[in-house]
Context: one part of a larger RNA
RNA sequence: GAGUAACGAUAAUGCGGGUGAAAAACCCGCACGCCGUAAGACCAAGGUUUCCUGCGCAACGCUAAUCGGCGCAGGGUUAGUCGGUCCCUAAGGCGAGGGCGAGAGCCGUAGUCGAUGGGAAACAGGUUAAUAUUCCUGUACUUAAUAUGAUUGCGAUGGGGUGACGGAGAAGGCUAGACGUACCGGGCGUUGGUUGUCCCGGGGAAAGACGGUAGGCUGAGAACUUAGGUAAAUCCGGGUUCUCUUAAGGCCGAGAGUCGAGACCACUGGAACUUUGUUUCCGGGAAGUCGUUGAUGCCAUGCUUCCAGGAAAAGCCUCUAAGCUUCAGAUCAUAUUGAACCGUACCCCAAACCGACACAGGUGGUCGGGUAGAGCAUACCAAGGCGCUU
Repeated sequence: GAGUAACGAUAAUGCGGGUGAAAAACCCGCACGCCGUAAGACCAAGGUUUCCUGCGCAACGCUAAUCGGCGCAGGGUUAGUCGGUCCCUAAGGCGAGGGCGAGAGCCGUAGUCGAUGGGAAACAGGUUAAUAUUCCUGUACUUAAUAUGAUUGCGAUGGGGUGACGGAGAAGGCUAGACGUACCGGGCGUUGGUUGUCCCGGGGAAAGACGGUAGGCUGAGAACUUAGGUAAAUCCGGGUUCUCUUAAGGCCGAGAGUCGAGACCACUGGAACUUUGUUUCCGGGAAGUCGUUGAUGCCAUGCUUCCAGGAAAAGCCUCUAAGCUUCAGAUCAUAUUGAACCGUACCCCAAACCGACACAGGUGGUCGGGUAGAGCAUACCAAGGCGCUU
């Protein structure tokens, strides 16, 4: 220079009360304002205790601070079903033998790894200061072993089927949700009117079990035969014949319905007190119907159509080989037992991640209500969250 620039979005604050040495900023209350395909809610990645409680204010916080993502201390993350681990493979990696190279090493078979993909199974309510599909209550489901009973050709690292997949488009059936309503509970105006076709609130529920609908796909069954499927096959594929039939049989399949459902619930009663409160504890508990609308969600990996022709393996079903055939094994039913280990707090369009910062930047997925509207535009609102630390 200079007590100058600046104090990081122009969403906005004001008042009362509390605490305190001290209050524009902390807490409580009442107004006001802002967001509302977000400035709300939930995950993945990443962070790694930042979560909750008590005590504190040197430093950190662009000011103050009694406050804090700050300091100190204590507490907090509960799983057969969520995710991983596990089984399986993709691109790709490694790679016994092997090939090549002067060597370091490079390539690569069998294999072995490798998810961003495939593979069993859980929902609703309650509860904590802080966890919950994990705890508790209620009601379920899966899988393995063992035991018992019944029936019985079982058996794979092999064969076959399935798993199993592209783009675009259209129509239909539904549901979530929304809006209204019967009905239920409450109210009758501090200001003229308001017992009325009035006002306010509620008007709701899962997995699972049963059953198999709208709809989609396919002709079905039997016998005989067989140069194929590296051996075999009763399986798959090819062929012949017969029977039943063009709607039956088979496969797939939302939703609705019944149970689950004695829950939940507006409203409301009582009690407790060092704290009179978003406190704690014990209760009672109404209606819970019908309609309109309606998805980008489900049926649906469906259907139609197009050419550029759109993973693999495990798993599952089936077939036999070696072999076993009183056993073992297989199927069904019932019962008992088991289901380990790791993650789980909190932030997650952000003051907690990536940007040296509590930085107007960047960051994948899910939900995303109302009125007006074609609309995830825009405007105003709900739930919820904030007023952006001078």